[in-house]
RNA sequence: GUUUGAUAAAGCCAAACUUGGAGCGAUCCAAGGACGGAAAGCUAUAGGGUCUCAUGUAGACAGCCAGUUACCUAA
Numbered sequence: 001g002u003u004u005g006a007u008a009a010a011g012c013c014a015a016a017c018u019u020g021g022a023g024c025g026a027u028c029c030a031a032g033g034a035c036g037g038a039a040a041g042c043u044a045u046a047g048g049g050u051c052u053c054a055u056g057u058a059g060a061c062a063g064c065c066a067g068u069u070a071c072c073u074a075a
Stems, first nucleotide, its partner, number of pairs: 002075002005072001012037002017032006035063001041068003047065002049061004053056001
C1' cells in the first nucleotide's frame, strides 16, 4: 500500500418504543431503551434518491445509494 471483517481485544454509535421539549410538517433535541451497525464517522445550494409544507431564491433525511477520511484485526 491492497484486500478482508472473526465465535478476538479495547472501545464507539443507537432503530422501534416511552417521557419531556422545538417545529405547520418532514424531522430534530434531552433522558430512558437496544433493532441493528466494521464507518450507523463526516459531507444535504453546485451527484442521485426519498420525504415535508405555509409551493419557493423554502425545508427534512448521511441508519438509502454515493463521495471522503479513519481505528482495530487477519492475510